RNA sequence: GCCUCAGUAGUUUAAUGGAUAAAACAUAAGAUUCCGGUUCUUAGGCUGGGGGUUCGAUUCCCUCCUGGGGCA
Numbered sequence: 001g002c003c004u005c006a007g008u009a010g011u012u013u014a015a016u017g018g019a020u021a022a023a024a025c026a027u028a029a030g031a032u033u034c035c036g037g038u039u040c041u042u043a044g045g046c047u048g049g050g051g052g053u054u055c056g057a058u059u060c061c062c063u064c065c066u067g068g069g070g071c072a
Base pairs, nucleotide, nucleotide: 001071002070003069004068005067006066007065010025011024012023013022018055027043028042029041030040031039048064049063050062051061052060
């Protein structure tokens, strides 16, 4: 330099054109307990940046950034 894969919550993953983006763990609050743990309830928190297509984009296209793999 070229090809290819991936980037979603603090972490690990779903959702592959129809919208209120979901779950587990973690965090906070509450219930329970003499206290703690366990258990239960509730809450907050996320689509790598920019542009385009579309009535509608996490999903499709372009570009940039980051990381993995392959070729030279």